[in-house]
Context: one part of a larger RNA
Molecule: large-subunit ribosomal RNA, domain IV
Organism: Nitrobacter sp. Nb-311A
Parts: sequence; C1' cells; structure tokens
RNA sequence: CUAUGUUGAAGGAACUCGGCAAUUUACCUCCGUAACUUCGGAAUAAGGAGGACCUCUGUCCGCGCAAGCGGUCAGGGGUGGCACAGACCAGGGGGUGGCAACUGUUUAACAAAAACACAGGGCUCUGCGAAAUCGCAAGAUGACGUAUAGGGUCUGACGCCUGCCCGGUGCCGGAAGGUUAAAAGGAGAGGUGCAAGCCUUGAAUUGAAGCCCCGGUAAACGGCGGCCGUAACUAUAACGGUCCUAAGGUAGCGAAAUUCCUUGUCGGGUAAGUUCCGACCUGCACGAAUGGCGUAAUGACUUCCCCGCUGUCUCCAACAUAGACUCA
Repeated sequence: CUAUGUUGAAGGAACUCGGCAAUUUACCUCCGUAACUUCGGAAUAAGGAGGACCUCUGUCCGCGCAAGCGGUCAGGGGUGGCACAGACCAGGGGGUGGCAACUGUUUAACAAAAACACAGGGCUCUGCGAAAUCGCAAGAUGACGUAUAGGGUCUGACGCCUGCCCGGUGCCGGAAGGUUAAAAGGAGAGGUGCAAGCCUUGAAUUGAAGCCCCGGUAAACGGCGGCCGUAACUAUAACGGUCCUAAGGUAGCGAAAUUCCUUGUCGGGUAAGUUCCGACCUGCACGAAUGGCGUAAUGACUUCCCCGCUGUCUCCAACAUAGACUCA
C1' cells in the first nucleotide's frame, strides 16, 4: 500500500451520475393504523408499550384409583445486570410521478427491463379426406378433435371509449365489355413439279386465368392541409373568402420514455432546483386495438422529496487476518 473484517469524537448525505456501499430496522404479545380502492385490499401501513429471574394467588389442560406429576394463561410482590426477542437468526419507513394490470418468461458466461408472455378483445381462414404444416410420394401432425373446434394475425386485466378517409396498395365480390397464350381455324401467298402432289407461310374467326373495368372492405397496409381578412383600446378571432384533397386529426392527453428552439412561461418545494410535481398550449414531430386516456393491487424496474440511520463524506485514524515489501 492492497484485500477482507471490527471500532470511532463532533457533524449527519455536506459524498456521489445516483445514499453505490455500509449502518438503522428485525421476533412474539397487546394497543393503534391514513389517502385511495376493483371493497378483496392498502396493512406487519405508520406509530407506541411490554418481554429475564425469584416468589405468592388464581385459572385452564393432560396423565393418574389416589397421593401427586408435567404444562398453559392471568394477576400481586420482589431481585440482579451496561444490556432480559441478552448469542445465532431476524422488514428501515413514508410521500409523489412514469411505465407495465397482475404471478410468470428472457439475452447459460457484460442487459431481468418499460422487452416477451398473459387472461380478456377484435379481424380473418377452415364443413372435415377441414384449413394450416412436413414430405417427391405413401403418409403424418392438426385430432382419435368438428365452428363453444382448429389455424393465422393484431391488441393486451379492468373502467370510459375507439372519430374521418376506400384516391393508392392489399383482400373479397362481379353470368356484361376490352385485352390475351397454347390450341382450333383456314381466306390467301410462295417454292418445286408435266401433273397428281409435296414443302413452307398464313389473314379473319373461336380460345382460360390474369390484367383493365365496376363495387365492397381500415381492430386490412396506411393517411388524417394551406393562404388571406374580420369584433367600439389593444390583442385574439366565434365569423367570412379562396386554393387543394380520398379525407383534412374528433374525444382525450400534451415542453410528455414524444418539445428542436428550451434551463419555454407561471406556481410549488430549497437559502440557492438544467432534475421533480401542478398548470398553460406556441403539439419542430401526441392521438384513438402500430390502440387513446384513466386506474386499486403488484414490481431485485425508473424519477423526485422527506423521516430515521450511519466513515459515503468533512478527514481520516486505530486494531485483526491474508498478501505485497525489507531482512534472513
């Protein structure tokens, strides 16, 4: 000096990205316990008191024929210690946001999470030799199941809801029409031959799906405007005009896990707050199952604050053990 431990005056997070780490707390009995809530919870909430031993009285239980023995609980009196759940073992607590409903799952060996899953919801395919999947096939899974079933896909408890657009792409439907392959067809044309013929070439016309076309469909892929003017201070614009579009973003939320400008502005908390909480709305670039907004409970998740506690720190010190180091 390092590692692992133990202890520490006064202060008590001033440390630090961040209370990381280490303390504190911890058991049983009794008292007591808020907001909120899906009425189950939250809750061991929070907070407080007692706990050893001796002795007396009572109580209850078990065993025993009985004498009695063993134990439970309650009350009274007393004794000793620094300390009585005396060691070990053994929750720190509270408040407020974000996200995800929850228990669960995951990157074996740098990520445990807000990611995945989930019950619930929707759309869609499938009538059974089912659809889907594997296989060249036979065959198999699906399933010894049968639409309250099975497959695919999106969303993700619950509550309130889920707006407008079918122009593009996709999917579904459509006895017409257009286009269209092989094939059918054969008007004609050419070569050759004396000819019969043989060999080429070949226009109309008839030809499927598909595409064009006509409709439907957004919990299908997706999309959801601009400019100008206007009210008796000013400002703003309920209102009007105009251009464009398939339609111009509804409810709700909003400087947000989304806000560039930005440490936006105002309020709260601090002596002082780029974080945090509550508002405002000027949403660079929220927005409704690529779900929107809430939400009790839950979380080795994450933000901020407070109480307690402490060597995290002011500011380090001593001790123990093992190394390093010096000498042998």